[in-house]
Model confidence (mean pLDDT): 88 of 100.
Small-subunit ribosomal RNA, central domain from Turritopsis rubra, 344 nucleotides, folded computationally.

Context: one part of a larger RNA
RNA sequence: UUGGGCGUAAAAAGCACGUAGGUGGAUAUUUAAGUUAAUUGUGAAAUCCCUAAGCUUAACUUAGGAAGUGCAGUUAAUACUGAAUUUCUAGAAUAUGAUAGAGGGAAGUGGAAUUCUCGGUGUAGCGGUGAAAUGCGUAGAUAUCGAGAAGAACACCAGUGGCGAAGGCGACUUCCUGGAUCAAUAUUGACACUGAGGUGCGAAAGCAUGGGUAGCAAACAGGAUUAGAUACCCUGGUAGUCCAUGCUGUAAACGAUGAAAACUAGAUGUUAAAUUUAUUUUUAGUAUCGUAGCUAACGCAUUAAGUUUUCUGCCUGGGGAGUACUGCCGCAAGGUUAAAACUC
Numbered sequence: 001u002u003g004g005g006c007g008u009a010a011a012a013a014g015c016a017c018g019u020a021g022g023u024g025g026a027u028a029u030u031u032a033a034g035u036u037a038a039u040u041g042u043g044a045a046a047u048c049c050c051u052a053a054g055c056u057u058a059a060c061u062u063a064g065g066a067a068g069u070g071c072a073g074u075u076a077a078u079a080c081u082g083a084a085u086u087u088c089u090a091g092a093a094u095a096u097g098a099u100a101g102a103g104g105g106a107a108g109u110g111g112a113a114u115u116c117u118c119g120g121u122g123u124a125g126c127g128g129u130g131a132a133a134u135g136c137g138u139a140g141a142u143a144u145c146g147a148g149a150a151g152a153a154c155a156c157c158a159g160u161g162g163c164g165a166a167g168g169c170g171a172c173u174u175c176c177u178g179g180a181u182c183a184a185u186a187u188u189g190a191c192a193c194u195g196a197g198g199u200g201c202g203a204a205a206g207c208a209u210g211g212g213u214a215g216c217a218a219a220c221a222g223g224a225u226u227a228g229a230u231a232c233c234c235u236g237g238u239a240g241u242c243c244a245u246g247c248u249g250u251a252a253a254c255g256a257u258g259a260a261a262a263c264u265a266g267a268u269g270u271u272a273a274a275u276u277u278a279u280u281u282u283u284a285g286u287a288u289c290g291u292a293g294c295u296a297a298c299g300c301a302u303u304a305a306g307u308u309u310u311c312u313g314c315c316u317g318g319g320g321a322g323u324a325c326u327g328c329c330g331c332a333a334g335g336u337u338a339a340a341a342c343u344c
Base pairs, nucleotide, nucleotide: 004315005314006313007298008297012312014201015200016199017198021194022193023192025088026087028085029084030083031082033081034080035077036076037075038074039073040072041071042070049065050064051063052062053061054060091191092188093187094186095185096183097182098181099180103177104176105175106174107173108172109171110154114150115149116148117147118146119145120144121143125136126135162169163168206247207246208245209244210243211242215241216240220236221235222234223233258311259310260309261308262307263306266289267288268287269286270285271284272283273282274281293300294299317344318343319342327336328335329334
């Protein structure tokens, strides 16, 4: 390379938008580039294959033929693909009317709890553990009542419930704003799918500058435990966690399952619509079982891992190694791209 693969064995990029490229619905006409057929030329010789001939035979040599799957020209065919034009509405999109939603951004507001401060009551303990101790407390703690301040998070509702491309999103109100679903018509008329590069978004931790800091809490200190205990347990506690702006660009970023389209038994629950009024039926989601089929098995099974099509990404024994070097990116931490020797 061919071939085979990618839920769990190696392998779907974390997610989207989108350029080039690849692929692409129905109808008619034209064309004849691809395609198909015929024919002409060419496709050196030797070699290979076939048939003869010559050395006593063979090897060998000589002659003729075939082959040379190719290329070019000419002629013809027009189903399919392409190109040009015409028409269509089943894909796609737009308009109209409804609907649900923790979808996103900004501003404001609320109550419970926690801690601290002040005041009242009150007295000797509190706290913590397997048991203790460190710690706090007669300078009045813990407990309890009242007042105030601060920051962070939003109990119940809450649900294999909802929304979002993914990351993710949960108190309430207002403003701005994206998408989805359903119903019935109308309009455009293939405007579509995928997507190398590229661009954007992207948990937590981390970084930069400036704020903020109640609780929690890496590091750190002390007390225990232990043979030791740089831990698990306890008392403290700084970065951080929060906000604004910028950077980082990674996760078991998981459904470990790329996107889009078509087809292939059903059953049950649930969310949002429409429709029924014999309680169903349809569409779109979401979840549990299950047939055919698939699978090494587990299992998957109209939300496929089934049967097909298009496009992209990725894999090729274990270790060395997602490392070294190089390039690019980053303030740094590091990220990304990505080997080999050697070894089993």
It matches the Rfam family "Bacterial small subunit ribosomal RNA". NCBI's taxonomy places the organism under Eukaryota, Hydrozoa, Anthoathecata, Oceaniidae, Turritopsis.